Predicted 3D model of a 261-nucleotide part of an RNA (large-subunit ribosomal RNA, domain VI) from a Verrucomicrobiota bacterium.
Rfam family: Bacterial large subunit ribosomal RNA. Gene Ontology terms of the family: ribosome and structural constituent of ribosome.
Model confidence (mean pLDDT): 81 of 100.
RNAcentral holds the full RNA, with entries from ENA.
[in-house]
Context: one part of a larger RNA
């Protein structure tokens, strides 16, 4: 954008996609079998690997607007204290987020029709024969079942709910229903769009306050120490959790047509 000349919400599932794995140990059982050596089918249990999906409590990585240390040059303001640049100057840690090497989960079970194959009954062909009529079984494969997308599925699916007039008389005028959009504050959504939330009857973002968490003990002053330093419930802080209308979501505009689906 179309379906669709009303709208909102919610379903169905034609069709499509994904999945489909392997190994080890153990019980049955040192049983059946076998002279012995050796050593099962069937069935049960427990793990592991690879792969896939999701997540971030833990472990770990990153964390270019966090904290601290530190070198050179320059600057403020001489000391002290700060700032700028140098790959974020370098180095040590690190919140949120993102992530895997971390965590959780998955490939379960069953049915139907079959392949090779195994059969029953049974003639042609007095016998025999799984086949010619008829009937039964059987695979990790096929179709369902489980998970995901899905009505742009155009022979165009369904359900529930909501929906406003006047004049005029033949497609004209005035107003504007349900609802939607523009606009604005934002997002764990995102290339744009879209999607989602909020818009004062408000906690949407910022700010502030409190906390959580990170760094590691600011400066100044004081005390102590010969000194490096120590102490004084540090200081600073991005994304996190709450609270508070202080700031900003102002004012408004447009579409949507008349009872039809």
């Nucleotide at each position: 954008u179309g379906c669709a000349u009303g709208a909102u919400a919610u379903a169905u599932g034609a069709g499509g996609g994904a999945u489909u794995c392997a190994u080890u140990u153990u019980c049955u059982a040192g049983u059946a079998c076998g002279a012995g050596a050796g050593g099962a089918c069937c069935g049960g249990a427990a793990a592991u690997g690879a792969c896939g999906c999701a997540c971030u409590u833990c472990u770990g990585g990153u964390g270019u607007g966090g904290u601290a240390g530190u070198u050179g040059c320059c600057g403020c303001u001489u000391c002290a204290g700060c700032g700028g640049c140098a790959c974020a100057g370098c180095u040590a840690c690190g919140u949120a987020g993102c992530c895997a090497u971390g965590u959780g989960c998955g490939g379960a079970u069953a049915a139907g029709a079959u392949a090779a194959g195994u059969g029953c009954u049974g003639a042609a062909a007095g016998c025999a024969u799984c086949u010619a009529a008829g009937c039964a079984c059987c695979a990790a494969g096929c179709u369902u079942a489980c998970c995901c997308c899905a009505a742009u599925a155009c022979u165009g699916u369904g359900u529930a709910u909501c929906u406003c007039g006047g004049c005029g008389a033949u497609u004209g005028c005035c107003g504007g229903c349900a609802g939607a959009g523009c606009c604005c504050g934002g997002g764990c959504a995102g290339a744009c769009u879209a999607c989602c939330c909020g818009g004062u009857u408000g906690a949407u973002a910022g700010a502030c306050u409190a906390c959580u968490g990170g760094u590691a003990g600011a400066a100044u002053c004081a005390a102590c120490g010969u000194g490096a330093g120590u102490u004084g419930c540090c200081g600073c802080c991005g994304a996190g959790u709450a609270g508070u209308a202080c700031u900003a979501a102002u004012u408004g505009c447009u579409c949507g047509c008349c009872a039809a689906a």